RNAcentral holds the sequence, with entries from MGnify. THF (Tetrahydrofolate) riboswitch aptamer from a pig gut metagenome, 105 nucleotides, folded computationally. The model forms 83% of the base pairs in the Rfam consensus.
RNA sequence: GCAGAGUAGAAUUUUCCGCGUCAAGUGCCGGCUGAACAGGGAGUUGUCAGCCGGACGAAAGAUCCCGGCACUGGGAUCUGCGGUGGAAGGUUCGCAUCCCGCUGC
Numbered sequence: 001g002c003a004g005a006g007u008a009g010a011a012u013u014u015u016c017c018g019c020g021u022c023a024a025g026u027g028c029c030g031g032c033u034g035a036a037c038a039g040g041g042a043g044u045u046g047u048c049a050g051c052c053g054g055a056c057g058a059a060a061g062a063u064c065c066c067g068g069c070a071c072u073g074g075g076a077u078c079u080g081c082g083g084u085g086g087a088a089g090g091u092u093c094g095c096a097u098c099c100c101g102c103u104g105c
Base pairs, nucleotide, nucleotide: 001105002104003103004102009093010092011091012090013089014088015087016086017085018084019082020081021080028054029053030052031051032050033049034048035047039100040099041098042097060079061078062077063076064075065074066073
């Protein structure tokens, strides 16, 4: 000098257990605070989390039970639905970037 390895994590999918369906959550925008980013150091306008604000916005059905007594309230189960949460597995991707290190030549 050339080539390469490796993390946190991300996306997607399968299974299991939940939550919501009385709309929380997810996704989008803005603000504040914080955290992490390969073995070491630095580190963003990128990533993630918490809080606050804003815009948008979804699908229920069946059976049974209880209260009640004519119309509604509550509960359970099942089937759905939700850009739904968690855990485990599969697949793919994977330090923004900079310096050093590691492996091979």